[in-house]
RNA sequence: CCGGUUGGUCGGGUGAUCGCGGCGCAGUUCAUUCUGUGUCGAGGAAAGUCCGCACUCCUCAGGGCAGCGUGCCGGGUAACACCCGGAGCGGGAAACCGCUGGAUAGGGCCACAGAAACAUACCGCUGCAACGCAGCAAGGGUGAAAAGGUGGUGUAAGAGACCACCGGCGCAGCAGCAAUGCUGCGGCCAGGCAACCCCCAUGUGGAGCAAGACCAAGCAGGGACAAUGCCGGUCUACGUACCGGCGGGAGGCGGCCCGUCUUUCUCAAAGUCCCGGGUAGGUCGCACGAGCGAAACAGCAAUGUUUCGCCCAGAGAGAUGAUCACCGCAGCAGCAGCCGUCCCAUUGGGAAACCCUGCUGCUGCACAGAAUGCGGCUUAUAGACCAACCGGGAUA
RNA sequence: GGCGAGGUAGCUCAGUGGUAGAGCAGGGGACUCAUAAGCCCUUGGUCGUGGGUUCAAAUCCCACUCUCGCCA
Repeated sequence: CCGGUUGGUCGGGUGAUCGCGGCGCAGUUCAUUCUGUGUCGAGGAAAGUCCGCACUCCUCAGGGCAGCGUGCCGGGUAACACCCGGAGCGGGAAACCGCUGGAUAGGGCCACAGAAACAUACCGCUGCAACGCAGCAAGGGUGAAAAGGUGGUGUAAGAGACCACCGGCGCAGCAGCAAUGCUGCGGCCAGGCAACCCCCAUGUGGAGCAAGACCAAGCAGGGACAAUGCCGGUCUACGUACCGGCGGGAGGCGGCCCGUCUUUCUCAAAGUCCCGGGUAGGUCGCACGAGCGAAACAGCAAUGUUUCGCCCAGAGAGAUGAUCACCGCAGCAGCAGCCGUCCCAUUGGGAAACCCUGCUGCUGCACAGAAUGCGGCUUAUAGACCAACCGGGAUA
Repeated sequence: GGCGAGGUAGCUCAGUGGUAGAGCAGGGGACUCAUAAGCCCUUGGUCGUGGGUUCAAAUCCCACUCUCGCCA
C1' cells in the first nucleotide's frame, strides 16, 4: 500500500433573522387573554410490537392436571428468548463466523421407486440325496436414507466370526463447579424426523396507561344472580332479634379438580354481570429514573461497588421548522495546469480523450419522527472516522 | 397508543408435510332457424416476500410486508 474480519463512535457544523411547544418570572386582562424576558425542546433506531420487567386493575392468583414459553454448561441481571465466558460439531487459508437437551422410555410418520423403510431377501453366492431343502448377505439394483468404514485372516460361500486402524456406544479411573476432555476396558455396533406427539429440566394467574383513580356534565330504564334450612348459646324483648357452628343454593379465582373467597337461605336494599341510554370535558397516573457523565476498585468478560458532578422533551390528533451567509462532504458542468499517460522522436517538441490538481457555477446532505416508562432483540440507514486482528505485496 | 385475524387461478374459497384443487368467470366444440340454459373438452398459479428445519414446505419455525377488525 492492497484485500479481508471483528468491535466501537458520529451521522452535517457555525452564525444571523423569522417561527413553534413546555415551564419559570414580570407586566397586562373578565380570562392559562396578550406582551416581554429567561430556560429546556427527538433517535440510534423514537420503528416492528417480537421477548422481558416496572406500574395499574381484576373482592391475592395456594396445590395438582392440562395448556403455553424456553432448552449444551457456568456466570451476569429486576427479568428475559438478552449479554459474557467456556464445551462439542460444522464452514473458512487465516483473523473469524454459524449451529446446539433426549431417537437405548413409548407412540407415530418416512410419498414415489424398491423384495424390504427396520429387521426384509428381488437378482445373486455356496453345499446337498437338486423343479426342492439348507446356509449366507460379499456383489448388483431402488431410493434422500438399506445390518459402522478401510484392509487383512478365515470359509463350501460368507459374515465383527476373528485381527489392525478409524468412527460411534457403554462402563471404570483421572481432570473440571459443569457441559465435556483424556486414558483404559468391553465386539457392545438396528437409519432419519422431537421447528410431529412425547420424555426430562425449568418458567408461567389474566388483562393492559384507550390500565386505572378523582371531579364535572349528561341520560331512561329493563333483566339475571333469587327454590328449602337445621343445631347450640345470649336476653328487660322469646321472634321474622343477635352470635357461633353445620348443611344447601348462586357466583369469582377467564380450561378442569381440590382448595379458598364473597354472597344468600323473610322481604327489600346494596353489590356484580348482561341489554339499552348518555358523555367524547378537566385533573392525576406522567418523568429524579433498574437515569446520564467521569474516576477508582473487584472481575478474563458481561457486570457490580464506591466517590464526585449533572438535571435532561412531554401533550391536547400531537411543537422540535424555514430563509440567508460561510465552511465540510458527494455528484454534475465549464475553465486552467500538465507530475503521470499518449504521439513524434531525443540537450527536445506536441496532444488533452482518461486520470489528477486548482478555480467557478448548479444540485444534494441517509434511515427516520417521542406519546406511561425502562432493559433487550429484530428490521431500515447516504456517508465519515477510530481501534484491534488476519492474509498478500513493496522498501529499509 | 394497545390487542387480534388474514393474504392460494380474473373473483369467492378448499387443501394443515409427499405431483396444488372446486364453483363462477374466460376459450373451443356440439345442440338450435338463432340466443340462453344444460352437455363435452380446455387455458390460467413466483401459494404475499425473504431465510431456516426436513430427503421433501402452500402446510412447521423466524423476520419483513400488505389488508381487515376490536378496545376509552

This is a predicted complex of two RNAs, RNase P RNA and transfer RNA, with 468 nucleotides together.
It holds a member of the Rfam family "Bacterial RNase P class A". Gene Ontology terms of the family: dimeric ribonuclease P complex, tRNA processing and ribonuclease P activity. Rfam classes the family as a ribozyme.